[in-house]
Context: one part of a larger RNA
Molecule: large-subunit ribosomal RNA, half A
Organism: Candidatus Margulisiibacteriota bacterium
RNA sequence: AGCAUAUGGGGAAUACCUUGGCACUGUGAGGCGAUGAAGGACGCGUAAGGCGGCGAAACGCCCCGGGGAGCUGUCAAAAAAGCUUUGAUCCGGGGAUAUCCGAAUGGGGCAACCUAUCCAGAGUCAUGUCUGGAUCCCUUUAUUGAAAGAUAGAGGAGCGAACCGGGGGAACUGAAACAUCUAAGUACCCUGAGGAAGAGAAAUCAACCGAGAUUCUCGGAGUAGUGGCGAGCGAAACGAGAAUAGCCUAAACCUUCCCGGCUUGCCGGGAAGGGGUUGCGGGACCGCAACGUGGGACCUGAGGACCUAUACGAACUCAGCUGGAAAGCUGGACCAUAGCAGGUGACAGUCCUUUAGUUUAAAUGUCCGAAGGCCCUAGCGGUAUCCCAAGUACUACGGGACACGAGGAAUCCCGUAGGAAUCCGGGUGGACCAUCAUCCAAGGCUAAAUACUACACAGUGACCGAUAGUGAACUAGUACCGUGAGGGAAAGGUGAAAAGAACCCAGGAAUGGGAGUGAAAUAGAACUUAAAACCGUAUGCUUACAAGCAAUCGGAGCCCCGGCUUGCCGGGGUGACGGUGUGCCUAUUGAAGAAUGAGCCGGCGACUUACAGUUGCAAGCGAGCUUAGGGUGAUGAACCUGAGGCGUAGCGAAAGCGAGUCUGAAUAGGGCGACUAGUUUGCAGUUGUAGACCCGAAACUGAUCGAUCUAUCCUUGGGCAGGGUGAACCUCGAGUAAAAUCGGGGGGAGGCCCGAACGAGUAGGUGUUGAAAAAUCUUUCGAUGACCUGAGGAUGGCAGUGAAAAGCUAAACGAGAUCAGAGAUAGCUGGUUCUCCCCGAAAUGGUUUUAGGGCCAGCCUUGAGCUUAUUUUGGUGGGGGUAGAGUACAGUUUGGACUAGGGUCCCGAAAGGGAUUCCAAAUCCUCGCUAACUCCGAAUACCAUCAACUAACUGCUCAGGAGUGAGAGUGCGAGGGAUAAGCUUCGUGCUCAAAAGGGAAACAGCCCAGAUCAUCAGCUAAGGUCCCUAAAUUCAGGCUAAGUGAUUCCAAGGAAGUAAGAUCGCAUAAACAGCCAGGAGGUUGGCUUAGAAGCAGCCACCCUUUAAAGAGUGCGUAACAGCUCACUGGUCGAGGGAUCUUGCGCCGAAAAUACACGGGUCUAAGCCUGAUACCGAAGCUAUGGACUUCAUUUUGGUUCGCCAGAGUGGAGUGGUAGGGGAGCGUUCUGUGGUAGUGUGAAGUUGCAACGCGAGUUGUGAUGGACGAAACAGAAGUGAGAAUGUCGGCAUAAGUAACGAAAAGGCAAGUGGAAAUCUUGCCCGCCGAAAGUCUAAGGUUUCCUGGGGAAGGUUCGUCCGCCCAGGGUAAGUCGAUAUCUAAGCUGAGGCCGAAAGGCGUAAGCGAUGGCAAAACGGUUAAUAUUCCGUUACCACUGUUGGUGUUAAGGCAGGGGACGCAGGAGGAUAGGUUGGCCGCUUAUUGGAUUGCGGUCCUUCCCGGAGGAAUCUGGGGAGGGGACUCCGGGUAACCGGGGGAAGUAAUUGAGUCCACGCUGACGAGAAAAGCCUGCUGUAUUGCCAGCGGUGAUCGUACUACAAACCGACACAGGUGGACAGGCUGAAUAAGCCAAGGCGCGC
Repeated sequence: AGCAUAUGGGGAAUACCUUGGCACUGUGAGGCGAUGAAGGACGCGUAAGGCGGCGAAACGCCCCGGGGAGCUGUCAAAAAAGCUUUGAUCCGGGGAUAUCCGAAUGGGGCAACCUAUCCAGAGUCAUGUCUGGAUCCCUUUAUUGAAAGAUAGAGGAGCGAACCGGGGGAACUGAAACAUCUAAGUACCCUGAGGAAGAGAAAUCAACCGAGAUUCUCGGAGUAGUGGCGAGCGAAACGAGAAUAGCCUAAACCUUCCCGGCUUGCCGGGAAGGGGUUGCGGGACCGCAACGUGGGACCUGAGGACCUAUACGAACUCAGCUGGAAAGCUGGACCAUAGCAGGUGACAGUCCUUUAGUUUAAAUGUCCGAAGGCCCUAGCGGUAUCCCAAGUACUACGGGACACGAGGAAUCCCGUAGGAAUCCGGGUGGACCAUCAUCCAAGGCUAAAUACUACACAGUGACCGAUAGUGAACUAGUACCGUGAGGGAAAGGUGAAAAGAACCCAGGAAUGGGAGUGAAAUAGAACUUAAAACCGUAUGCUUACAAGCAAUCGGAGCCCCGGCUUGCCGGGGUGACGGUGUGCCUAUUGAAGAAUGAGCCGGCGACUUACAGUUGCAAGCGAGCUUAGGGUGAUGAACCUGAGGCGUAGCGAAAGCGAGUCUGAAUAGGGCGACUAGUUUGCAGUUGUAGACCCGAAACUGAUCGAUCUAUCCUUGGGCAGGGUGAACCUCGAGUAAAAUCGGGGGGAGGCCCGAACGAGUAGGUGUUGAAAAAUCUUUCGAUGACCUGAGGAUGGCAGUGAAAAGCUAAACGAGAUCAGAGAUAGCUGGUUCUCCCCGAAAUGGUUUUAGGGCCAGCCUUGAGCUUAUUUUGGUGGGGGUAGAGUACAGUUUGGACUAGGGUCCCGAAAGGGAUUCCAAAUCCUCGCUAACUCCGAAUACCAUCAACUAACUGCUCAGGAGUGAGAGUGCGAGGGAUAAGCUUCGUGCUCAAAAGGGAAACAGCCCAGAUCAUCAGCUAAGGUCCCUAAAUUCAGGCUAAGUGAUUCCAAGGAAGUAAGAUCGCAUAAACAGCCAGGAGGUUGGCUUAGAAGCAGCCACCCUUUAAAGAGUGCGUAACAGCUCACUGGUCGAGGGAUCUUGCGCCGAAAAUACACGGGUCUAAGCCUGAUACCGAAGCUAUGGACUUCAUUUUGGUUCGCCAGAGUGGAGUGGUAGGGGAGCGUUCUGUGGUAGUGUGAAGUUGCAACGCGAGUUGUGAUGGACGAAACAGAAGUGAGAAUGUCGGCAUAAGUAACGAAAAGGCAAGUGGAAAUCUUGCCCGCCGAAAGUCUAAGGUUUCCUGGGGAAGGUUCGUCCGCCCAGGGUAAGUCGAUAUCUAAGCUGAGGCCGAAAGGCGUAAGCGAUGGCAAAACGGUUAAUAUUCCGUUACCACUGUUGGUGUUAAGGCAGGGGACGCAGGAGGAUAGGUUGGCCGCUUAUUGGAUUGCGGUCCUUCCCGGAGGAAUCUGGGGAGGGGACUCCGGGUAACCGGGGGAAGUAAUUGAGUCCACGCUGACGAGAAAAGCCUGCUGUAUUGCCAGCGGUGAUCGUACUACAAACCGACACAGGUGGACAGGCUGAAUAAGCCAAGGCGCGC
C1' cells in the first nucleotide's frame, strides 16, 4: 500500500411530517382620495432591536353591544411595576385624536426640510418667540367691473391587479431567400371610464317566403370567399339556446316675455312653456269622440331578511392487557338531524375545541318591499297648405376599416374639392340600370344575458411537500450587486413535556469525562431518520526481481465459522502463481485511441398537453349512428331538450339527369360509378396547428435608465520653484547732405530655452492565479499656454461628442445599458433515464439557390388479402456485338516496290528534255494499332418457356410506422491520375458498417466461420505440430551455405557461387591449364616528323624463312633498346572450352537505442515436391434447458370468430438506424378508517432464497410512526454522460503566498500563554512629508470601561473588531434668512395625434458679491461655540438732543473685475549680538550648553498715498522660577512673578492689477452712497437697557475611516512652508511633528 470485516468522523440524501404555496368552486365586494388617499419618514413600551399596532390624546381615548376571570401583542423566557366581579384583558359596531412627506395645494426645495403674508390669541416695556385659522392651480355658476380681473359657491386633480372604449403602433418570425403578404392591429406607449365597459330599438336583414333592438353561447364552417391564388387569412345569412325593454328630442303649429327694425302692428332674433316623435308614412292643421286603462328604469319608505360580535348543543374518561404514555387489542355499553375536521404522551362518534340542529344585534351597512308621491300612456276621420335633423347625403381623387391585398368591389369611416332633395321625397338589396321588395340617415338615452379578480368569507383537489410548491413555509422583494433603470438569493424538524444536564473532575476558555433527567442522550441544543463521495482506527490475509483497462477463469498457502458420523463435509476472508484481456459515451467509412464529454458522490434534469385529422384495436347501436349548447339535478351520475354532423347515390364545368351519368350525331366505344356498412365513444400509432423532446446564439424591435467614467461646450474659482535668452520700442554716442548703418545703455516680447510642482506616457525591465481588471522601477515629453485643475450645469443610443483613432458615451461600443416582444429563429452541435422477446436496413436513382437539408422511388418492419406467383437447378428457345481476334470499312502507322505531283541540279534561245540516296498522292507487298474501327466473335449475363426439389416469415397488392439518401476496404472489369497514392469516379462480388469466435505476433474491411443458454465430451476448417504454445524433433526425394530463410518487402546492373538442362566446337592423331623453348627476315614499310625503328599520327597491311611468328596484343624508350602477347614445338596425360536456359543463392543494400524471423533459437526447426498422423473455432456432433414459429394430438373455456394449457415432431433464435410484441418498478386515486403495525410501519444497512431479466420475498441490525398485496385507474414515472444544474467532498498540497528592502534590539510590566500589547532606553526612516489645517465623501470610525468566538493574511492580553456607557454648546466660523451667473422651472402665451416641446413676467440656482471677535484657560472626549478678559454688528425700548430728515418712487454713483512685466515701500519669518533664567566645570570665577527674550484688540495723538510703524493711556493674558494647601504618586487648587531690546537678512504675503506694456479688450445683481419727490410725532445723533432664531460643529481627510470587492505599492481640490549647503518648493542631511509599513 491492497482486499475484507468491525467501528467512528464528515455530509445531508432517503423516509416520515407541515406552519407555506398552487389551481379552482360558490357568495360578497368591485374602489380609495382636498373631511388630505395609496405609499412612506420619524416617533410612541418599565425595554436595546426586528415584526405587528398606534400617532405628541401615540402598545392607546370615548360611547353602544357581546363576554365573564383573569390580563399587560409577538420574536422571547424571566424580572419589575400595575389593572381586574364598581366587570379588566379580549371580540364587534360607531366616534375622537391622527407629527412630517406624499395629488401636496401659501412660497421654495436635494421627499419626510427651509421660509412667509393676513386675521385671532399667548407672552414681552418693545423686538425677537409661540398657538389656531386662511392663502396653489384649472373648470363652472352667481354678483360686480369697460376690460384685465375681483369676491362667494360647487366640482376636478392623485393612486389602484385584471377586464373595457379610444389615440398612436413595431420587430424577430413564417413564406425553408425576399419586397406585396405574415407575425398583428399583437407587444409597447398614451388617454378615458365603469362595476362592468362597449353595442343597442333598423335609412337592418332577407328574397317575392318572411324576420323584427343589442349582447353572449353552440352550430352553420375551416364552408363561401380572399390570397406573390404562395405562406396563410377567413366570414355572413340562417338554425338552436342564454337574457329580454323600450324610450326622449329637433321641426311644423300655439302662447308668454325680452331685444331690434320700422310702415305702430307687422317682421326678424332670443328665452321659457305647450305641441310632436312616425314608415300600413307620421305629425302640424281642421272636424268628431273619450277622462279612464296600463306602465315606470324616478322619490319617500312601514315591515322583513342578511352582513359585521355570539349563545345552547347528545353519548364511556367503562373493565382487562401491552406500553414511558392508550385514542391500540379483547370484552361490555351509549348517542346520533351530530361517524366534517383539529387536538390530546400511538389510530378517540361518546376527553377537549368543534360539528347537525337551534339562536342573538344597541349600532353601521346591504337587499327585498306593502303603501304613497311623481312621471308616461292609447281613438276615428279629412287632406288645400306646412314640417319631418345640410356644407349633410352623394360625386371625384387620396387613404383606412370591413374575412374581402383595387379587384367587376358594393357597404362603413376620414382628408381635399365640388355639392342635392322633403313624401309626386330619400336609402338599401355586393359594379351598374330597370322592375320589385324593404327601410327612413345626417340628434340622444337604455337594465339583463357577457369579460375580469388586486380584495373578503366559506369550501374543494387521482395539485406540491423544503433542490418541490410562490422569488419568498424562516428577519424576503430581505441580505447582497448596480450611478441608475434594474437584478436578486440561501436558510424548516430536540422531546409527550425543557424535565435544556444541579453537583464533581480536567481546562484561561472552548470543550470533554462522570453524575443526573428522559421510553430513548449515537434524541444534548452544530439536536428525527442519517445513505454516498471523502477522512480515520482496529483485526485477518497479501505485497520489497516486479511491468499495462486492474477484471475474469483456474488456483497453492494462511485465517475464520458451522455441522456431525472426529476426520470428513459445507461455508466465509485473503490470493502466491498461471491463462485470456487496449475503459465508457458520442460522433464516424473507421476510435484503446494522441477526436468529443465527464474530478468524485448525492438530489434535480428532456417526446408533454389542447384542438383537428387519419389508421388500427376494443365497445355500443346499426340503414342508420350521434349529440353540442342549454335546462334540471344529493351539481363529475341520471333525466329532458334535439340545432347540427357523418352515412344512406352517383355522374357532369354546369344546366341537369339519376343506378346510372358524362363525352358524343350515336341506342357505338370509352371514363367514372352501381351489388351496401356505417356511426359514436375509449385506448394506441402517427400527422397538422400551437414553444411542441430538452438546453444553446450572434442578432432585430419597442419603451425606459444613464455624461459621478469619458468627449466637447457654458458659468464661476484656483495653480504653474528657480534659472536663461533678450524682439519691438526708447535713449546716448559714432556716422550721413539727410538717410542708411554701427556701438553702448535702458526695455522685457515669445503657442521661446533649461528644469521642479502639475500634466503626459518614449523605450526597456518587473509584474501577468499582479501590490494593481493597466501599476511599478529606470528612462522620456510639455511645463505662460490651442496649458492644467475644482465646483455647478448642457448635449444620448442610428443618437451625442469627436484637433478623426470608427475614438469616447460608468472596468467589453463598427451602434450603450435595463426590462419587454420572448420559450425570437437555429436545414447546426450536444444530450435524451428500466427489462426481456421477434424481425431488421441504408449510405443508391431522380429532383431540389441542392449538395452535411428535403421530397418521390429503392431497401426494413407490422397487419390484411392472394396462395407458389419468388429463389435455385436442369432442359428447350431467343436476341446481342463485350473479351478476343482481324485490318474488308473509318482512322492511324513501319519498311519496300511502283509512280502522279512538287523541289533541286544539268542541257536548251525557247518550247521542251534529262538526272535525282530530296519531299511524296494513288496503287501493290510487308510490320502494327484503335473507347467513340468491325469482314468476325465467345464465356458469362439477360429474357421467355417446360420440368423438378425444398417449402423459406420467398413473391405481389392494399393499409399503419420507419430509418437511410457522408460509406469503407478487398478481388475482378474500366475511366481520371504518372497502368502514383491507405487517391478519385463507375460496374460487379464479398466483408466491415450492424459480426463476436479461430488464423494472419499485435491488425474494422484479408483467410476460415455466422455466437439461444449450459457442459473439465467428440470431429473438423483456415492455419499449424523444437521451446515459449495445443499438436510430428514424422516419412520419402531434391535444393540452399547466404543465418539466405524460418508468416514482409527492393531494382537496373554485375559475378568462373552452386545444381540441372540444351547447343556448338576442341580432345590419346594428346585437347585445356601450368612449365621449357621459339616468337624471325625484307624493314627503321611508306608518309609525317627534330626523331617516329611493330607500338604519337596518316596510308598500306605485302613478300620471304618457317614447326610457328601480326608491317604487330600490351608495357616501355627522347628515339632505339628491353619485357610480353598472338602463333608454334616440347613436357604432361583425360577431359577441357564457349554460348544459352532454368532452380536456389551472392553483390548492388546508407539513419538515427538492438531488429522489421513475434522471441528463444534453428543448417533445419529453411526452400521445393509428395505422403501419413495429430492439434486447431462460439463451425459440426453429443447431452440437457429456455424462447419463437409451423404442423399435429389432446384438455378446458367460449361472445362459436377463437382463446388458454399440456404432449409430440420439424425449423429457427449475431445485430446498429429502425418496426413490432410482452413485462418490471416509482408517485398518486378507488375498494380503504383494508390486511399488517409500539410484541415496532416507512426509510437505512447486512445476509439468504426465487425469477432469463427489470426485480421480488424472507430475515438480522438500526429506526420510532405509519401502511402494503390484489384488481382497476391517472401520470411532474426510471439517469452515467448535455464544457448540464444545485449542494457536499476530494486533488494539486501542507505546496504557492502572507501586499514596497524605512530595521530593529534589549529590559521591565501584564497575562493561562508575549517576536507582535504597554512602558523605558538604544537604533533606523520621512521632513514641499510619511508633519499641520481644511473642502468633498464617509457616518460614530471619536473618548472611557470591559471582552477575545469571528474580522485582523501570523500572533494577540491589542484594534478603525464585539459589548456597555459617554461625547459635538456660536449674534461675530460656515450654511440659511440676502443678491445674481451658466443652467433649470415657468402664471398667462405659442406649437404639437396623446404623452409633451418652447418660452414672457416671475422664481430657483454658487463655484462668485454682501454686517460684525480676538487672546488666554479648561475636558477622557468640544471649543474664534464653554469660562475669563477686552471688543464689535444689527434690530428694539427708553431718556436727552436735533427738527423734515423716514418708507415708497424717480435719477445718478458705486459695487465692478482680465493677462504679462519690472521696480519700490512694508510686514510675517530667519540669523547674530545684548539681556533674563537654568545648566556644565569646579571650592569659587572665567568657560560650556540649553531655553526665553512675547501675544491681542480697543481709545487718544504723530509719520505715511497706503500697507504699516511709533508715543501715551486703559487693560488683560502667557511666562522660567517661587510660596501655601491637598494627594502614596502622577498631579490638582490658590498666591506672587524676571527679561521683553539692537543689528542684519527678508518673501509666492500686504500696499495693489497701484504703475508700465501688449492684444485675445477682460460677469451680473443686491447690500451701500448721493440728489429730487414724498411729510407721517417718521428719521438722525448721544447715553442707558433689552433681543439676536434655525441647521452644521465628534472623528477621518494623499487615507487602514473617501473612490478602487480587501486594513489594496493606484486615484483624490485648497492652505501653511523652520535650519545648513544651494539659484531653487531641485538634491542631500536635520528641527517641530510623525513613523519602523500586522508574519